[in-house]
Annotation:
Glycine riboswitch aptamer from Halarsenatibacter silvermanii, 93 nucleotides, folded computationally. Its Rfam family is "Glycine riboswitch aptamer". Rfam links the family to the GO term glycine biosynthetic process. Taxonomically the source falls in Halarsenatibacter (Bacteria, Bacillati, Bacillota, Halanaerobiales).
RNA sequence: UUGAAGUUCAGGAGAGAGUCCCUAUUUGGGCGCCGAAGGUGCAAGGUUCCUGCGGGAACCGAAACUCUCAGGCUUAAGAAUCCUGGAUGGACG
Numbered sequence: 001u002u003g004a005a006g007u008u009c010a011g012g013a014g015a016g017a018g019u020c021c022c023u024a025u026u027u028g029g030g031c032g033c034c035g036a037a038g039g040u041g042c043a044a045g046g047u048u049c050c051u052g053c054g055g056g057a058a059c060c061g062a063a064a065c066u067c068u069c070a071g072g073c074u075u076a077a078g079a080a081u082c083c084u085g086g087a088u089g090g091a092c093g
């Protein structure tokens, strides 16, 4: 089930941080920053094992928090998330 979650397409909205310096070419280097592509880490709690029963070890474990690897710091592009409409999906939220 008059179709959940998830995935995906289109349209709309969508923040932050140097139009920095040097080099010389559309490149390389330097310093300073941002967090909302992606990614890292962790609480409570849970599972298993050990235990001298006081505890200990390993694993699982959320984010818009965290790190700043990646990405970004005029415009453009991208952009988590939200709304609308479709496709897929087939029971959760």
Stems, first nucleotide, its partner, number of pairs: 006088008018031001020030003032073003038069001039067001041065001045060006
Its mean pLDDT, the model's own confidence on a scale to 100, is 83. The sequence is in RNAcentral, with records from Rfam.